[in-house]
RNA sequence: GCGGGGGUUGCCGAGCCUGGUCAAAGGCGGUGGACUCAAGAUCCACUCCCGUAGGGGUUCCGGGGUUCAAAUCCCCGCCCCCGCACCA
Repeated sequence: GCGGGGGUUGCCGAGCCUGGUCAAAGGCGGUGGACUCAAGAUCCACUCCCGUAGGGGUUCCGGGGUUCAAAUCCCCGCCCCCGCACCA
């Protein structure tokens, strides 16, 4: 350089094809609670930010575009992985 795959919440990892029902499955971890003499295991709730709550706000590597609406479609860039090629 060419081809392919990927970057999502503290971590792992779905969602992307076929836009909306998405603050976004599930697991791990964390916090609180139940159980226990106690702990573990198990079970329940919560776990981006604000709010007592109804609700509101900002997000999916960075930037731009399309659209009423983008994690999802398009363009540019950055980074990672695999294969091939090139150089030595």